[in-house]
RNA sequence: AAGGAAGAUAGAGGUGCGGUUUUAAAGAGUAGCACGCGGGAGGGGGCCAAAACCCGGGAACGCCUGCGAAAGGGAAAACCGCCGAAGGAGAACGGCGUUUGGCCGGCGUUCUUCUGGGGGCAGCAGUGAAAAACGCUGCAACUGUCAUCAUAAGAUUUAUGGUGGAGCGCUAUCGGCAGU
Numbered sequence: 001a002a003g004g005a006a007g008a009u010a011g012a013g014g015u016g017c018g019g020u021u022u023u024a025a026a027g028a029g030u031a032g033c034a035c036g037c038g039g040g041a042g043g044g045g046g047c048c049a050a051a052a053c054c055c056g057g058g059a060a061c062g063c064c065u066g067c068g069a070a071a072g073g074g075a076a077a078a079c080c081g082c083c084g085a086a087g088g089a090g091a092a093c094g095g096c097g098u099u100u101g102g103c104c105g106g107c108g109u110u111c112u113u114c115u116g117g118g119g120g121c122a123g124c125a126g127u128g129a130a131a132a133a134c135g136c137u138g139c140a141a142c143u144g145u146c147a148u149c150a151u152a153a154g155a156u157u158u159a160u161g162g163u164g165g166a167g168c169g170c171u172a173u174c175g176g177c178a179g180u
Base pairs, nucleotide, nucleotide: 001180007174008173009172010171011170014083016082017081018080019079020078021077022076023075032067033066034065036063037062038061042054043053046103047102048101049100050099051098086115087114088113089112090111091110092109093108094107096105097104116143117142120139121138122137123136124135126134127133145165146164147163148162149161150160151159152158153157
């Protein structure tokens, strides 16, 4: 002197990610409650067993009439935090679903692992009121990034096309270990 590791800061992908609030819809004339009628011994969590509790002063269930929700999920708008944003799967712990025990479900935290991203189509015994959305599986593309190859030229880079990889990545700036 050139290049350069760790590290720090700031950014990009775009129907980009997540959260909160409001509005209307849907949920739904459903659940539930009340009266009446029928019914006639059981009811009692999402399932099983037992129990608390309820029930001939009438259980489950059904019908008429009247009143009549909510949650989760989706849409729009505004605001907030962001670019492993965030999401999926599994496990452990905790507590929830009337109490105890078992199963199941969902919630929170932690750990492990997978996914660059957003859509489309199809399927599913999952969740759901739902042909929405979510979840899982598959298919063919798109898009951003890096590497590599080919071609072209506007030329040490750009564009087009092909192939491949993954976000612990990529770009820019600062930085400047070791070594030469």
The prediction has a mean pLDDT of 82. A computed fold for a 180-nucleotide RNA from Anaeromassilibacillus sp. An250, annotated as Lysine riboswitch aptamer. NCBI's taxonomy places the organism under Bacteria, Bacillati, Bacillota, Acutalibacteraceae, Anaeromassilibacillus. The RNAcentral record of the sequence draws on Rfam. Of the family's consensus pairs, 100% are formed in the model. It matches the Rfam family "Lysine riboswitch aptamer". Rfam's curators write: Riboswitches are metabolite binding domains within certain messenger RNAs that serve as precision sensors for their corresponding targets.